Record summary: A computed fold for a 92-nucleotide RNA from Caenimonas aquaedulcis, annotated as Glycine riboswitch aptamer. The prediction has a mean pLDDT of 78. Rfam family: Glycine riboswitch aptamer. Its family is annotated with glycine biosynthetic process in the Gene Ontology.
RNA sequence: UCCAACCCGUCAGGAGAGAGCCCCCGCAAGGGAGCCGCCGAAGGCGCAGGCGCAUAGCCGAACGCUCAGGCAAACAGGACUGACAAGGCGCU
Numbered sequence: 001u002c003c004a005a006c007c008c009g010u011c012a013g014g015a016g017a018g019a020g021c022c023c024c025c026g027c028a029a030g031g032g033a034g035c036c037g038c039c040g041a042a043g044g045c046g047c048a049g050g051c052g053c054a055u056a057g058c059c060g061a062a063c064g065c066u067c068a069g070g071c072a073a074a075c076a077g078g079a080c081u082g083a084c085a086a087g088g089c090g091c092u
Base pairs, nucleotide, nucleotide: 009084010083011082012081013080018036020035021034023032024031025030037071038070039069043067044065045064046063049059050058051057
């Protein structure tokens, strides 16, 4: 210098939206299919904007779209925030 493997984490906080209709399974809790109505803070797509000589290229939001995901509580997920850790870099 390059490649591979491993890791890309742990803890805490964390919103929104129908306990909708109907059928099936089930003792029940609950689960599944369809239909209608909704949500945006996994992901995705788009452009607003930014870098750029550039119409190239790159970055690209908490804005928009809702493909995906989600819509009582619980479970799960959850952008983001804080603390901690690992690795890397720098200094001593």

Taxonomically the source falls in Caenimonas (Bacteria, Betaproteobacteria, Burkholderiales, Comamonadaceae).